[in-house]
């Protein structure tokens, strides 16, 4: 000092126009990128988380092959190349392209609204313990 227990705080960005009855959803131009790694900064390397699906456990419901909440553990889950610089970057710099959960909506959503004053990957601190 590290490990470790508890606690506190933090802990997701992004719009205007045209057209119609109607659309921030179509069409045109924008405009955003969570969290730990990676010889070097990363939405598109690797992995985590969030959504979403499911056994199984526990509690309410009572219509008893149903449904609801909540925990565990498992699954599913998207997209990048070229040129340069350098020891070293699919992470800088140029260029060019790509991706984006559910549920709702007079019309199809990464951007609106809702679950969400949620969960959360995880940071930062604090006390205790400690050779």
């Nucleotide at each position: 000092a590290a490990c470790g227990u508890u606690c506190u705080u933090c802990g997701g960005g992004g719009u205007c126009a045209g057209u119609g009855u109607a659309a921030a959803u179509c069409u045109g131009a924008g405009c955003c990128g969570g969290c730990g790694g990676u010889u070097a900064c990363a939405g598109c390397c690797c992995g985590c988380g969030a959504c979403c699906c499911g056994u199984c456990c526990a509690g309410g419901u009572a219509g008893u092959u149903u449904u609801c909440u909540g925990g565990c553990c498992g699954g599913u889950u998207g997209a990048a190349u070229c040129u340069g610089u350098g020891a070293a970057a699919u992470u800088c710099a140029g260029a060019u392209g790509c991706c984006g959960a559910c549920g709702g909506u007079u019309a199809a959503a990464g951007u609106c609204c809702g679950g969400a004053u949620g969960g959360g990957a995880g940071a930062a601190g604090a006390a205790c313990c400690g050779a």